[in-house]
RNA sequence: ACCGACAAAGGCAAACCUGUUGAAAGACAGGGACGCAAAGUCAAAGGGUCUAAGGUUCCUUGUUCAAGGAACUAUGACAGCCUGACUGCCGAAG
Numbered sequence: 001a002c003c004g005a006c007a008a009a010g011g012c013a014a015a016c017c018u019g020u021u022g023a024a025a026g027a028c029a030g031g032g033a034c035g036c037a038a039a040g041u042c043a044a045a046g047g048g049u050c051u052a053a054g055g056u057u058c059c060u061u062g063u064u065c066a067a068g069g070a071a072c073u074a075u076g077a078c079a080g081c082c083u084g085a086c087u088g089c090c091g092a093a094g
Stems, first nucleotide, its partner, number of pairs: 002094001003091002011036002016031006034080001040086003045083003048078003054073009
């Protein structure tokens, strides 16, 4: 250094519940543990996924416009989807 133990000291915390926040996806806080050796950071790194406020196009109804609906769209998210980058605790066996 790779690697990762029925080791030690510790760490994080899925679903779900409550509250706050957001158009939503989601985020944050508390409870809670399915899991995690990077489940630490980076979404202004590649792919993927989710959402669609706003925008574009189309449709319908009333006819310069308005209302309703559909499709597409990230500038919004997810690092606990994969890969990558950076950083990091411990030390049995090999």